[in-house]
Background
Predicted 3D model of a 72-nucleotide RNA (transfer RNA) from Symbiochloris sp. SG-2018. The RNAcentral record of the sequence draws on ENA. The prediction has a mean pLDDT of 83. NCBI's taxonomy places the organism under Eukaryota, Viridiplantae, core chlorophytes, Trebouxiales, Symbiochloris. Its Rfam family is "tRNA". Rfam classes the family as a transfer RNA.
RNA sequence: GCGGGUAUAGACUAAUGGCUAAGUUUGUUGCCUUCCAAGCAAUAGAUAUGGGUUCGAAUCCUAUUACCCGCA
Numbered sequence: 001g002c003g004g005g006u007a008u009a010g011a012c013u014a015a016u017g018g019c020u021a022a023g024u025u026u027g028u029u030g031c032c033u034u035c036c037a038a039g040c041a042a043u044a045g046a047u048a049u050g051g052g053u054u055c056g057a058a059u060c061c062u063a064u065u066a067c068c069c070g071c072a
Base pairs, nucleotide, nucleotide: 001071002070003069004068005067006066007065010025011024012023013022018055026044027043028042029041030040031039048064049063050062051061052060
């Protein structure tokens, strides 16, 4: 330099173009307990960035960025 793939919460994983983005864990608060742990309940937190298509985009197209794989 060329080609391919991936990017969603602190971490991991979902989501046929119909979104008020779901779950586990973690965090916070409360209940329970003499206290802790365990358990129960509530709550907070996310679609890499720019543009396009569409009534509607996490999803499709495109460019960029980061990472991974292959070729040279």